Predicted 3D model of a 91-nucleotide RNA (c-di-GMP-I riboswitch aptamer) from Dethiobacter sp.
RNA sequence: GUUAAUAUUUGGCAAGCCUAGCGAAAGCUAGUGACGCAAAGCCAAGGGUCUAAAGCCGGUUACUAACCGGCUAUGACAGCCGGUUGCUAAG
Numbered sequence: 001g002u003u004a005a006u007a008u009u010u011g012g013c014a015a016g017c018c019u020a021g022c023g024a025a026a027g028c029u030a031g032u033g034a035c036g037c038a039a040a041g042c043c044a045a046g047g048g049u050c051u052a053a054a055g056c057c058g059g060u061u062a063c064u065a066a067c068c069g070g071c072u073a074u075g076a077c078a079g080c081c082g083g084u085u086g087c088u089a090a091g
Base pairs, nucleotide, nucleotide: 012037013036018031019030020029021028022027035079041084042083043082046081047080048077049076050075055071056070057069058068059067060066061065
């Protein structure tokens, strides 16, 4: 794409792995590809979760520093809950 069957539509989004790039990381973007999703559309100053560069505290070795641990979001996650806006069908 075609045919057949059925009759709750037309269709939509795109997980993980992999590739390239960005980022300290969490993660993000693009490609590929579909695990799944009736909101897997949008919202990060509602809750929750993740990360810790910088900063602070402590320790170890050793000396103007390095390493280890802890705290911490102004960083991130909407495919965690939540808020909000839509599509279809029935009543």
Lineage of the source: Bacteria > Bacillati > Bacillota > Dethiobacteraceae > Dethiobacter. It matches the Rfam family "c-di-GMP-I riboswitch aptamer". Rfam links the family to the GO term cyclic-di-GMP binding.